This is a predicted structure of a 74-nucleotide RNA (transfer RNA) from a Pseudomonadota bacterium.
[in-house]
RNA sequence: GCCCCGUUGGCGCAACUGAACAGCGCGUCAGACUUCUAAUCUGAAGGUUGUGGGUUUGAGUCCCACACGGGGUA
Repeated sequence: GCCCCGUUGGCGCAACUGAACAGCGCGUCAGACUUCUAAUCUGAAGGUUGUGGGUUUGAGUCCCACACGGGGUA
């Protein structure tokens, strides 16, 4: 250089064939319970979906370029 895979809350992952407020676990915060802590239960906050464009009535999802990470190849 070329080819392939990946990039989604603080962390790890979902989102099937393009459509409804982008969900789950952990963590964080608040409350309940407890003498206190832990555990358990309830609730809440937290995402411009790597960046920029394009297609479309509609994009996390499709297309293009770039960036970053991983693997392959001479």
The prediction has a mean pLDDT of 80. Taxonomically the source falls in Pseudomonadota (Bacteria, Pseudomonadati).